[in-house]
This is a predicted structure of a 374-nucleotide RNA (Bacterial RNase P class A) from uncultured Nocardioides sp. Its mean pLDDT, the model's own confidence on a scale to 100, is 76.
RNA sequence: GGGUUGGCUGGGCGAUCGCGCCUCGCCGUACGGCAACGUGCGGCGGGUCGAGGAAGGUCCGGGCUCCACAGGGCACGGUGGUGGCUAACAGCCACCCGGGGAAACCCGCGGGACAGUGCCACAGAAAACAGACCGCCUCCCGGCUUGCCGGGCGGUAAGGGUGAAACGGUGGUGUAAGAGACCACCAGCGCUCCGGGUGACCGGAGCGGCUCGGUAAACCCCACCAGGAGCAAGAUCAGACAGUGUGCGUCCGAGGGCGGCCCGCCCGAGCACACGGGUAGAUCGCUUGAGGGGGUCGGCAACGGCUCCCCUAGAUGGAUGAUCGCCCCGCCCGGCUCGACCGGGCGGACAGAACCCGGCCUACAGGCCAACCC
Repeated sequence: GGGUUGGCUGGGCGAUCGCGCCUCGCCGUACGGCAACGUGCGGCGGGUCGAGGAAGGUCCGGGCUCCACAGGGCACGGUGGUGGCUAACAGCCACCCGGGGAAACCCGCGGGACAGUGCCACAGAAAACAGACCGCCUCCCGGCUUGCCGGGCGGUAAGGGUGAAACGGUGGUGUAAGAGACCACCAGCGCUCCGGGUGACCGGAGCGGCUCGGUAAACCCCACCAGGAGCAAGAUCAGACAGUGUGCGUCCGAGGGCGGCCCGCCCGAGCACACGGGUAGAUCGCUUGAGGGGGUCGGCAACGGCUCCCCUAGAUGGAUGAUCGCCCCGCCCGGCUCGACCGGGCGGACAGAACCCGGCCUACAGGCCAACCC
């Protein structure tokens, strides 16, 4: 100097005006009380606190809440190398295998295609227990210029051609021509054994002509996981209203429950549709939690144990803002005593809580740090 990976930060100070929660004081008012005072509401004034690394997308997982939870069967969904971490995960860490790179390192929707089924466009004769279009070859028939031409029954996957892919490669034996038909070596696959590893897997030896296409984000098979819906969950209080018509049904049973379906079981006198009418206020849930920071111990790490300290938004007409000054950072212009100087102008992102956490993904002006490779 170039590169790879990981982490941190996300403007600072002050003034003025404004907003939200909580709290304190004063005033007014209603209720209770003999009173002091208490409670609720309203106003004014003071004080503390007041967005994020992604608060976002709502893609996973969990807590929490309600509903469901007699039994049997079927179906649906998710995950997918191995070991570990975790409350859990499709997350994270370490490793394995395959691919890329000179390296640090990066990428992989990484179980099974000899359980079965399906599909494989175009081209091509033929696309999956293959396939004779050209070519090659024996035999038969015919012709003649006598070793060639034409036709036929067959054999043949070595050669050509098509294709992303044509059923191992090279050399030889063999043959009419050929072919794992047979042989040697190489490649792959399978089986057995030995050694290493918790394991995925790795290394080695031997045997078998076994040579077997791809696709599972096609059905499917295997292993494991999984009840459903979500804070508009849900609870309490307060408040409002008006019914009418039609159809079906009351044991010959409408309808409902067992949040996918069926069987089965249970409840059962109302149910469905149309028109019309009414309420959508307050409080709780609500923020202290698998919480954050420091130290130390165990572990390669993710992470865990112990100990000390800290408290950090809770709105619902939905607050967290605006203006100005100084400073900071970057760029541009000008000046001079050329210096890390002075003056002026412009710019400083993405975005924004709504029950709470752990992740993933996406967006982001700029600044800082560390490790490693060449």